[in-house]
Molecule: transfer RNA
Organism: Galdieria sulphuraria
RNA sequence: GGGCGCAUAGCUCAGAUGGUAGAGUGCUCGCUUAGCAUGCGAGAGGUCACGGGAUCGAUACCCGUUGCGUCCA
Numbered sequence: 001g002g003g004c005g006c007a008u009a010g011c012u013c014a015g016a017u018g019g020u021a022g023a024g025u026g027c028u029c030g031c032u033u034a035g036c037a038u039g040c041g042a043g044a045g046g047u048c049a050c051g052g053g054a055u056c057g058a059u060a061c062c063c064g065u066u067g068c069g070u071c072c073a
Base pairs, nucleotide, nucleotide: 001072002071003070004069005068006067007066010025011024012023013022019056027043028042029041030040031039049065050064051063052062053061
């Protein structure tokens, strides 16, 4: 320098034909206990890496940028 893949909650990851995003874990509160743990219930937490394009509408499609991984030279 070139090819391919990945980027979504604090962390690990889903996500649909394009129609306004979820799980586990963690965190907070409550119930349970003499207390702790476990268990149960509720809640908070997201510019979907960044910029642009097409579309009535984008996390998703197209182009570019950045970062990471991998392969080739």